[in-house]
Molecule: c-di-GMP-I-GGC riboswitch aptamer
Organism: Chloroflexota bacterium
RNA sequence: CCCGACAACGGCAAACCCUCCGUGAGGAGGGGACGCAAAGCCACUGAUCUCACCGAGAUGGCAGGGCUACCGAAG
Numbered sequence: 001c002c003c004g005a006c007a008a009c010g011g012c013a014a015a016c017c018c019u020c021c022g023u024g025a026g027g028a029g030g031g032g033a034c035g036c037a038a039a040g041c042c043a044c045u046g047a048u049c050u051c052a053c054c055g056a057g058a059u060g061g062c063a064g065g066g067c068u069a070c071c072g073a074a075g
C1' cells in the first nucleotide's frame, strides 16, 4: 500500500412520524434505525426524477470518477 475481522474506539442514518421551506422532484431540523468501511466531501460522466418545460433544477443510501480520512487481525 492492497485488504477489511462475529476486533477496539467512535461515526453516519433508510422507511415511518412531527414541524418548517419549495410549484415540484425534494430539502432543513427533531424523533427513529433498515442498513453503511468512506452511507465523509465534490457534483465530473452516465442514470433516474421534477418543473412556471428545453434550460433550469432534484437525487447521489444508483454505477463510475476525483479529493480526504479513523482503526489494524488474517492474507
Base pairs, nucleotide, nucleotide: 002075003072004071011036012035016031017030018029019028020027021026034061040067041066042065044064045063046062047059048058049057050056051055